[in-house]
RNA sequence: GGAGUGGGCGAAGAUGACCGCCCCGAAUCUUAAUCAGAUGACGGGAGGAAAGUCCGAACCGGACAGGGCAGGGUGGUCGCUAACGGCGACCCGGAGCGAUCCGCGGGACAGUGCCACAGAAAAUAAACCGCCGAUGGAUCUUUCACACGUGAAAGGAUCAUAGGCAAGGGUGAAAAGGUGCGGUAAGAGCGCACCGGUCGGUUGGUGACAACCGUCGCAUGGCAAACCCCACCCCCGGCAAGCCCAAAUAGGCAGCGAGUUCCCGUGGUGACACGGGGACGGGUAUCGGCCCGGUACCGAUCAGCUGCGGGUCGGGUGCUUGAGUUCGUCAGCAAUGGCGAACCCAGAUCAAUGGUCAUCUCGUCCCGAGCGAUCGGGAUCAGACAAAAUUCGGCUUAACCGCCCACUCUUUUU
Numbered sequence: 001g002g003a004g005u006g007g008g009c010g011a012a013g014a015u016g017a018c019c020g021c022c023c024c025g026a027a028u029c030u031u032a033a034u035c036a037g038a039u040g041a042c043g044g045g046a047g048g049a050a051a052g053u054c055c056g057a058a059c060c061g062g063a064c065a066g067g068g069c070a071g072g073g074u075g076g077u078c079g080c081u082a083a084c085g086g087c088g089a090c091c092c093g094g095a096g097c098g099a100u101c102c103g104c105g106g107g108a109c110a111g112u113g114c115c116a117c118a119g120a121a122a123a124u125a126a127a128c129c130g131c132c133g134a135u136g137g138a139u140c141u142u143u144c145a146c147a148c149g150u151g152a153a154a155g156g157a158u159c160a161u162a163g164g165c166a167a168g169g170g171u172g173a174a175a176a177g178g179u180g181c182g183g184u185a186a187g188a189g190c191g192c193a194c195c196g197g198u199c200g201g202u203u204g205g206u207g208a209c210a211a212c213c214g215u216c217g218c219a220u221g222g223c224a225a226a227c228c229c230c231a232c233c234c235c236c237g238g239c240a241a242g243c244c245c246a247a248a249u250a251g252g253c254a255g256c257g258a259g260u261u262c263c264c265g266u267g268g269u270g271a272c273a274c275g276g277g278g279a280c281g282g283g284u285a286u287c288g289g290c291c292c293g294g295u296a297c298c299g300a301u302c303a304g305c306u307g308c309g310g311g312u313c314g315g316g317u318g319c320u321u322g323a324g325u326u327c328g329u330c331a332g333c334a335a336u337g338g339c340g341a342a343c344c345c346a347g348a349u350c351a352a353u354g355g356u357c358a359u360c361u362c363g364u365c366c367c368g369a370g371c372g373a374u375c376g377g378g379a380u381c382a383g384a385c386a387a388a389a390u391u392c393g394g395c396u397u398a399a400c401c402g403c404c405c406a407c408u409c410u411u412u413u414u
Stems, first nucleotide, its partner, number of pairs: 001410010013360007021045003027039004047385001051396002054394005059238004066292004071234005076090005091105001092103004106229002111227002113223003128169002130165003137159004141154006177195006196218001197216001199214006242317004252308005259280009282298006324343008362383001363380007
């Protein structure tokens, strides 16, 4: 000097002046009285994502709860946290020379299912090309005998077949561990060495796991981001929650709407009727779906449910002090936590936080100098993504410019 990797910070500016808006609120004035009203110092006023509404919670209500089934979520280990599907460290696997990055990371012998096409064959899995090949068959060669065409012997070559092989080649994402040596008719863990694997032990580690030693020729593949199994977790709804005040209407209309028995009193010739009380049950509402169960209410003019119709779209509160921020220190590899100190940092409500001017500056563009870093002059003039609405911890997405730190590889020089 070049190429890269990981992280942090800032925030489209700064200074000054003028005008405007919102919150808080000292003090002053009015008033019998902070009941109410007026003026209103000091101080404060959008983001790193305020976005998406994807996770988790605080808070509020259902509700004083619970058990189960179904359903949903997460998935290596150990920690952090209020919690999480988040964060940190580590383990395993993979990519990269490396710094680093990636992972829907438990289980395939509980069961079901799938692996197209190609290929002989895709897991109860095998012979397309090929290699070997007789003791049987055919042909050829050599030797001998003889009746010249037969027979016998010998070993070799060729063909085909019974049979053997799964090593070599082919197909494929994947084909009955890999490399090498020996062995075999040719081959094969058939045997051996190393690697890999099963089983057992020792050591280290909280653990996931790792290393070492021994043993055994040892293995019916992959997919669960297929259904499923296992482990752990999950009540629902939501600030338009909820609480209070004021006001108005129609306390509207129609339909549906749940028993058996005992006791007492009254009436009755009796059947039974009325009133009151009890037992067992029933009905309705509610607790995410269903069941059990609980709670509240109810007995035919009822609790409630369904449909039609009417009134109120007002005000206050919730509302910003927080699992808060910053600094220091201790513990920890870290995430983070303890202790101490300092600080208060939007609360609008059809929705405030803005506008103008001047100077400087970043960026952008043009010109010039320089090997380059960079320097000088001119122009433009605030320029990415984009705005709170109960709050917080995360994740995801969008996107411009600048600065800083650490690390890796490489070139040159000293």

Description:
A computed fold for a 414-nucleotide RNA from an uncultured Phycisphaerales bacterium, annotated as Bacterial RNase P class A. The prediction has a mean pLDDT of 77. Rfam family: Bacterial RNase P class A. Gene Ontology terms of the family: tRNA processing, dimeric ribonuclease P complex and ribonuclease P activity. The family's RNA type in Rfam is ribozyme. Of the family's consensus pairs, 95% are formed in the model.